This is a predicted structure of a 540-nucleotide part of an RNA (small-subunit ribosomal RNA, 5' domain) from Candidatus Photodesmus blepharonis. The full RNA is in RNAcentral, with records from ENA and SILVA.
Context: one part of a larger RNA
RNA sequence: GAUUGAACGCUGGCGGCAGGCCUAACACAUGCAAGUCGAGCGGAAACGACAACACUGAAUCUUUGGAGGAUGGGUUGGGUGUCGAGCGGCGGACGGGUGAGUAAUGCCUAGGAAGUUGCCCAAUAGAGGGGGAUAACCAUUGGAAACGAUGGCUAAUACCGCAUAAUCUCCUUGGAGCAAAGCAGGGGACCGAAUGGCCUUGCGCUAUUGGAUAUGCCUAGGUGAGAUUAGCUUGUUGGUGAGGUAAUGGCUCACCAAGGCGACGAUCUCUAGCUGGUCUGAGAGGAUGAACAGCCACACUGGAACUGAGACACGGUCCAGACUCCUACGGGAGGCAGCAGUGGGGAAUAUUGCACAAUGGGCGGAAGCCUGAUGCAGCCAUGUCGCGUGUGUGAAGAAGGCCUUAGGGUUGUAAAGCACUUUCAACAGUAAGGAAGGAUGUAUGCUUAAUACGUAUAUAUUUUGACGUUAGCUGUAGAAGAAGCACCGGCUAACUCCGUGCCAGCAGCCGCGGUAAUACGGAGGGUGCGAGCGUUAAUC
Numbered sequence: 001g002a003u004u005g006a007a008c009g010c011u012g013g014c015g016g017c018a019g020g021c022c023u024a025a026c027a028c029a030u031g032c033a034a035g036u037c038g039a040g041c042g043g044a045a046a047c048g049a050c051a052a053c054a055c056u057g058a059a060u061c062u063u064u065g066g067a068g069g070a071u072g073g074g075u076u077g078g079g080u081g082u083c084g085a086g087c088g089g090c091g092g093a094c095g096g097g098u099g100a101g102u103a104a105u106g107c108c109u110a111g112g113a114a115g116u117u118g119c120c121c122a123a124u125a126g127a128g129g130g131g132g133a134u135a136a137c138c139a140u141u142g143g144a145a146a147c148g149a150u151g152g153c154u155a156a157u158a159c160c161g162c163a164u165a166a167u168c169u170c171c172u173u174g175g176a177g178c179a180a181a182g183c184a185g186g187g188g189a190c191c192g193a194a195u196g197g198c199c200u201u202g203c204g205c206u207a208u209u210g211g212a213u214a215u216g217c218c219u220a221g222g223u224g225a226g227a228u229u230a231g232c233u234u235g236u237u238g239g240u241g242a243g244g245u246a247a248u249g250g251c252u253c254a255c256c257a258a259g260g261c262g263a264c265g266a267u268c269u270c271u272a273g274c275u276g277g278u279c280u281g282a283g284a285g286g287a288u289g290a291a292c293a294g295c296c297a298c299a300c301u302g303g304a305a306c307u308g309a310g311a312c313a314c315g316g317u318c319c320a321g322a323c324u325c326c327u328a329c330g331g332g333a334g335g336c337a338g339c340a341g342u343g344g345g346g347a348a349u350a351u352u353g354c355a356c357a358a359u360g361g362g363c364g365g366a367a368g369c370c371u372g373a374u375g376c377a378g379c380c381a382u383g384u385c386g387c388g389u390g391u392g393u394g395a396a397g398a399a400g401g402c403c404u405u406a407g408g409g410u411u412g413u414a415a416a417g418c419a420c421u422u423u424c425a426a427c428a429g430u431a432a433g434g435a436a437g438g439a440u441g442u443a444u445g446c447u448u449a450a451u452a453c454g455u456a457u458a459u460a461u462u463u464u465g466a467c468g469u470u471a472g473c474u475g476u477a478g479a480a481g482a483a484g485c486a487c488c489g490g491c492u493a494a495c496u497c498c499g500u501g502c503c504a505g506c507a508g509c510c511g512c513g514g515u516a517a518u519a520c521g522g523a524g525g526g527u528g529c530g531a532g533c534g535u536u537a538a539u540c
Stems, first nucleotide, its partner, number of pairs: 001540004006536005013387006019380002021345001026343003030340003035090003040087002043083002047081002050077004055073002059071004097298003106223007115215002120211007128162001130160002137152006168177003182203006190197002224270003231261003236258008273295004277288004300321005323334004351377001353376003359373001360371004390420004400411004424481001426476005434467001437463010484529005489510003495524005505512002
């Protein structure tokens, strides 16, 4: 000098962009952060519409009154909009957080062969015919609760046989073996047991092949410190066979051999997530790994598997442990290193905000629902960039302050005064863009037996914004609301007076202070930077 996820002191006008627990991977109150599909299923707890029913006097209206009618109240009806709970499907392996562990099962770079891959894309073939259960529900019943137990009823795209079977798998090359599911919209002829079959369109289903994506595995080189760590190793190193895995392999096991690694640093100990990058530097290098992006690891601590295309699974399960909570003492519940927030620790780090409008994700045919991802807003000079705190004129060089050789000098065109301007802030108005889509209708293609349904395009109408009192623009008033901090002995830009008297104090280094201190404290003046300026810490 440059830099920082900074902190502290003094000060503080506005805006854009970015950043914000580096410490206790310490403990957590509360709310939210993963659901969705009724176009898979049986259904109907809630809400609404509709229909039917018989009443109502306890309500209101109509009517002179009665009757009647309407509103209202009641019951019934899944058939209807929808839908709590349940079965079933897909997703909860993504997204989000953290860096404890890990010096190599990691990461980076370059290769490899013995694999798997839901959804997606392309293609081929199929999708026939049956069966038995079970939740919900009902009944009984245990428990304080969490949660159950027994008996009975029922459905499916849930489950299980049979058939079919190759370009699939096995193989002794003869053969053997393996699958499936329907749902929704529309409909001319034909059939019908009148719900339909059938046809067609869309979404699904099964097997196989190829692709894409993702992921598992192997090899080499590189990737900290310590020799005041020199020897380490028995599934250890290799072979044969078997088991296991999606797959290679001591991955595991039986037997056999006695190997394997090491001063080119094994083993042990300490430290540490790695990288693209970032900071600095002319470079070589040194330091570093906040934010953003890729990979890895972890989810109270330790262990384990289940389900699944994918996990040995942050908001799943089981076991053990520590801790916290509930309890009727028998037994149960929990896991913020998700977003906010609390306590604690600390020099130190924010709101228990708004919205799914956009982008993206999950589910769904779609409408849509969910989304603390994300988009925004709030707080903080934490950084960076921009702007402002006025402009011109104004010598009686005013007053006051300070210095003085007492003449004057300086503060100083500075102020006052006069003439202007109004950025930003304030107030009022106006007003983009972020909106693409969606719904409804029409037309034309495609599909089809079809002018239907569906879909594509065009077009018309309508509709969707958290931010938001948006950005921008216009108007109003008035210099009005907006400057400090450090330093002035040398290094180092900037000097005098007073006070103090080796005292009080300063100090980055040299060093100042013991009666004329440009070095301490104050004042006037000056220098530097400026919404900041200094100090401390840290790196080059």